[in-house]
Context: one part of a larger RNA
RNA sequence: UUAGGCGUAAAGCGUCUGUAGGUGGAUUUUUAAGUACAUCAUCAAAUCCAAGGGUUCAAUCCUGGAUAGACGGUGGAAACUACUAAGAUGGAGUACAAUAGGAGCAGAGGAAAUUUCCGAUGGAGUGUGAAAUGCAUAAAGAUUGAAAAGAAAACCAACAGAGAAAGCACUCUGCUGGGCCGACACUGACACUGAGAGAUGAAAGCUAGGGAAGCGAAUGGGAUUAGAUACCCCAGUAGUCCUAGCCAUAAACGAUGGAUACUAGGUGCUGUGCGUAUCGACCCAUGCAGUCUGUAGCUAACGUGUUAAGUAUCCCGCCUGGGGAGUACGUUCGUAAGAAUAAAACUC
Repeated sequence: UUAGGCGUAAAGCGUCUGUAGGUGGAUUUUUAAGUACAUCAUCAAAUCCAAGGGUUCAAUCCUGGAUAGACGGUGGAAACUACUAAGAUGGAGUACAAUAGGAGCAGAGGAAAUUUCCGAUGGAGUGUGAAAUGCAUAAAGAUUGAAAAGAAAACCAACAGAGAAAGCACUCUGCUGGGCCGACACUGACACUGAGAGAUGAAAGCUAGGGAAGCGAAUGGGAUUAGAUACCCCAGUAGUCCUAGCCAUAAACGAUGGAUACUAGGUGCUGUGCGUAUCGACCCAUGCAGUCUGUAGCUAACGUGUUAAGUAUCCCGCCUGGGGAGUACGUUCGUAAGAAUAAAACUC
């Protein structure tokens, strides 16, 4: 390279936008680049293949041959791909009218709990498996009234929702993005994927400035233990929170890339539209999103199964025995921590 693969054996970039490129719906027309056909010329000899001859056979040798294919010229063909021109609407999109939502950002407000502080009641413990350190007669713990602070959002809560993913939940207001349904007005293939590139990206960590109630790496003390650099207890710094900026990684998981079409079901369940019907709700019909079960098929099995891991097409990424190693060196990025890219010797 061909080929075979990527849920769990090696293998889907964390996710999206999008450049080049690749691929691309139906109809009519043009050209003839690809395409298929015919023909001409060339592709030295040896070699290879097949036939005959021959060395006593064989290898070797000799003779005259052949196909496929390649490059180039000429001629006609026009189905397909491409090109040209035209119109169309089913793909895609815009506008209109509805609709659901923890989708995002900003601002405002409130309740419970916790801790601290100031009072009141009361008077000896608290803590733990048991203790001790600690706290406490200078009045703790407990009950209760007022105040302050910071963080997080009980019930509702659901195999429920919306978001590209990360992630998103007290209430209200403002601004903003996307989805879905309806009618059918408009554009008329404007599409899919996407190397590089850009954006976003939990937690931890970093820089600067705030904030600091609780929790709590590190650390100190008390226990336990043979020891206990732990599990348990008492404290407690960084951090956790906010603002601005870095970092760019996770079992970033559905361990399953994206798009399109097709292929049994269940009056299954949930959310949300719409049509019909009606006083209204059911009923009936039809979408979208999620979820469970399951036929055929697929699969090494487990399982999957219209949300495919089935049947096909297009595009991208990735894999090629274990270790060495996601390491060394180099390069790029980063304040750093490190991240990205990424071998070989050797060994089994």
Molecule: small-subunit ribosomal RNA, central domain
Organism: Solanum dulcamara